[in-house]
RNA sequence: UUCUAUCUUCGGGGCAGGGUGCAAUUCCCGACCGACGGUGACAGUAGCAAGUUGCUGCUGAAGUCCGUGACCCGCAGGACGCUUGUUCUGUGGCUGAUCCGGUGCAAGUCCGGGACCGACAGUGAAAGUCUGGAUGGGAGAAGAUACGA
Numbered sequence: 001u002u003c004u005a006u007c008u009u010c011g012g013g014g015c016a017g018g019g020u021g022c023a024a025u026u027c028c029c030g031a032c033c034g035a036c037g038g039u040g041a042c043a044g045u046a047g048c049a050a051g052u053u054g055c056u057g058c059u060g061a062a063g064u065c066c067g068u069g070a071c072c073c074g075c076a077g078g079a080c081g082c083u084u085g086u087u088c089u090g091u092g093g094c095u096g097a098u099c100c101g102g103u104g105c106a107a108g109u110c111c112g113g114g115a116c117c118g119a120c121a122g123u124g125a126a127a128g129u130c131u132g133g134a135u136g137g138g139a140g141a142a143g144a145u146a147c148g149a
Base pairs, nucleotide, nucleotide: 002149003148004146005145006144007143008142009141010140017029018028019027031129032128033118034117035068036067037066038065042060043059044058045057046056047055048054049053063116064115072093073092074091075090076089077088078087079086080085098114099113100112101111102110120132121131122130
């Protein structure tokens, strides 16, 4: 320094202001938000070398590029249960949306401009933003401890 094991902590944001209407954060004008890992010619920073720049490390950098998670559906097994069922593990499926121009060896990631997307249930009016499952769960992240390699 890395791997393994155990434990601890963390791990999702958002309709201001108006219009119509009996009634709308749901319609209309307008406003705001963007989980996790990867990639990323960019930015910052440190060191080395150099003489006018280069190399290396670290940090940050995509809602719409790749993949993942939750929700939902199926299958198999276990546990609980008087029946209906509930829950856990594994596995498979499903899972929204980007164009143009510029720079450049190289850009769906940089710069500029314009678009588009957002589960399920509820609600005197149709929901990315309200309420609910959720003081939940999770991809993952950080740290500590121990033994061994």
FMN riboswitch aptamer (RFN element) from Terribacillus halophilus, 149 nucleotides, folded computationally.